[in-house]
RNA sequence: AGGGGCUUAGCUCAGCUGGUAGAGCGUCGGUCUCCAAAACCGAAGGUCGUAGGUUCAAGCCCUGCAGCCCCUG
Numbered sequence: 001a002g003g004g005g006c007u008u009a010g011c012u013c014a015g016c017u018g019g020u021a022g023a024g025c026g027u028c029g030g031u032c033u034c035c036a037a038a039a040c041c042g043a044a045g046g047u048c049g050u051a052g053g054u055u056c057a058a059g060c061c062c063u064g065c066a067g068c069c070c071c072u073g
Base pairs, nucleotide, nucleotide: 001072002071003070004069005068006067007066010025011024012023013022019056027043028042029041030040031039049065050064051063052062053061
């Protein structure tokens, strides 16, 4: 330099054919217990890497840029 993949909650990852974003773990509160753990119930937490474009509507489609990984030279 060229090609490919990934970027979504604190972490690991889903998210179909574009239609108002979820799970597990973790955190916090509660029930239970002498206390704690476990179990169960509930809650908080997201400008979906960034800047634009298309669209009535974008996590999803298109373009630039950034970061990480792989391949080729």